Predicted 3D model of RNase P RNA and transfer RNA as a complex of 419 nucleotides. Rfam match: Bacterial RNase P class A. Rfam describes the family as follows. Ribonuclease P (RNase P) is a ubiquitous endoribonuclease, found in archaea, bacteria and eukarya as well as chloroplasts and mitochondria.
[in-house]
RNA sequence: GAAGAAUCGCCUCUUCCGCGAGGGAGGGGAGGAAAGUCCGGACUCCGCAGGGAAGGAUGAUCCCCAACAGGGAUUUUUCCCCGCCAGCCGGGGGAACAGGAAAGUGCCACAGAGAACAGACCGCCCCGCUGCCGGCAACGGCGGCGGAGCAAGGGUGAAAAGGUGAGGCAAGAGCUCACCGUCCCGAGCGGCGACGCGAGGGACUGAGGCAAACCCCAUCCGGAGCAAAGCUAAACAAAGGGCGCUUGAGGCUUUCCCGGCCGAAGCCCUUGGGUUAGCUGCUGGAUGCCGGCGGCAACGCCGGUACCAGAUAAAUGAUUCUUCACGACAGAAUCCGGCUUACAGU
RNA sequence: GCCGGAGUAGCUCAGCUGGUAGAGCAGCUGAUUUGUAAUCAGCUGGUCGGGGGUUCGAUUCCCUUCUCCGGCU
Numbered sequence: 001g002a003a004g005a006a007u008c009g010c011c012u013c014u015u016c017c018g019c020g021a022g023g024g025a026g027g028g029g030a031g032g033a034a035a036g037u038c039c040g041g042a043c044u045c046c047g048c049a050g051g052g053a054a055g056g057a058u059g060a061u062c063c064c065c066a067a068c069a070g071g072g073a074u075u076u077u078u079c080c081c082c083g084c085c086a087g088c089c090g091g092g093g094g095a096a097c098a099g100g101a102a103a104g105u106g107c108c109a110c111a112g113a114g115a116a117c118a119g120a121c122c123g124c125c126c127c128g129c130u131g132c133c134g135g136c137a138a139c140g141g142c143g144g145c146g147g148a149g150c151a152a153g154g155g156u157g158a159a160a161a162g163g164u165g166a167g168g169c170a171a172g173a174g175c176u177c178a179c180c181g182u183c184c185c186g187a188g189c190g191g192c193g194a195c196g197c198g199a200g201g202g203a204c205u206g207a208g209g210c211a212a213a214c215c216c217c218a219u220c221c222g223g224a225g226c227a228a229a230g231c232u233a234a235a236c237a238a239a240g241g242g243c244g245c246u247u248g249a250g251g252c253u254u255u256c257c258c259g260g261c262c263g264a265a266g267c268c269c270u271u272g273g274g275u276u277a278g279c280u281g282c283u284g285g286a287u288g289c290c291g292g293c294g295g296c297a298a299c300g301c302c303g304g305u306a307c308c309a310g311a312u313a314a315a316u317g318a319u320u321c322u323u324c325a326c327g328a329c330a331g332a333a334u335c336c337g338g339c340u341u342a343c344a345g346u
Numbered sequence: 347g348c349c350g351g352a353g354u355a356g357c358u359c360a361g362c363u364g365g366u367a368g369a370g371c372a373g374c375u376g377a378u379u380u381g382u383a384a385u386c387a388g389c390u391g392g393u394c395g396g397g398g399g400u401u402c403g404a405u406u407c408c409c410u411u412c413u414c415c416g417g418c419u
Base pairs, nucleotide, nucleotide: 002323003322004321005320006319007318008317010029011028012027013026014025015024016023017022031329035340036339038338039337040336041335042334043225044224045223046222050258051257052256053255055221056220057219058218059217060074061073062072063071064070075098076096077095078094079093080092081091082090083089099216100215104214105213106210107209108208121154122153123150124149126147127146128145129144130143131142132141133140134139162180163179164178165177166176167175181204182203183202184201185200188197189196190195229280230279231278232277238271239270240269241268242267243266250262251261252260253259287306288305289304290303291302292301293300294299324327347418348417349416350415351414352413353412356371357370358369359368365402373389374388375387376386377385395411396410397409398408399407
């Protein structure tokens, strides 16, 4: 998120004339989303909402806001671009429902030897028995069976208990050492804080992921919604059944329990009958615009100025002319702040 | 206007705390029959209404959106 002019209409407000019907003049008349009803409030009502359980919502930090699952700034993690091809680091930009996995429970299909304090298929190594071949012999080579050791290499997977090198060993392994990496504790320093830097020490046989799985922790939440609610006027026809009249039927506390409260010729159910009119709520408000000040920003404060739809079967339209970038998505219904979605063109 | 519920094969519906989606009817082929129906055997058919996210993995969990149905004076 079209602009301007004229004419004829529609809704509404103010004012004037008129007993009235109505007429004259003047003002205003859809949106950034009026939409979806996804959040949060204002407002109204429910004998003013007490305790517990259940349920729901939110979740880094600080700030803004009436409030919020909203917004701003920052931290952390991660992605992209540039500086250098890559890593570290520096700069710029983007994204994130981002508490807890050492409170407990659960799940991790298929594949794979092994999937959560796991495991040995191929493989490496040793011992015993044994077959064949070679050898004078000691023994060696290729196999089979049984037993013990290993976790390097292959292979599976989304995920397999650090990486490189050296030592070591029967073979191996943080088994040991050097460097690097990861995790934990951490004096001290910076920051409102999340957090960052970090002397020094320890571990890598307390060990993964999932909480938009149950759950735990912290904070918050009474319910219903303008068809809320109140007033006026009009109309009608009752019948049947049940419970109860203080030893209390029934109702409120809007999921349950406790506790509390109301309560009488009253309450409930079924069938039938009547009305489906008007008014208030209804638009002046966390309001818009302009200027100044504070703040990185969201936003706040002060001053000036404006009044800017209020319908109820529901108004905001039609015709003609001019201009342009040639016109999209779409129309109020108690109001407001957000979010999300739709959208020609710029 | 306000408040609830549901979308899975052509139709009617399952699918429970995530592990790769089924049943009945319908359709096609074959058998049976002189032929048809019924019956028996087999087969086909699904972007789980659309999009995004969490997760190794989503019909399932979360967010958003579209369509349909119902209630309230």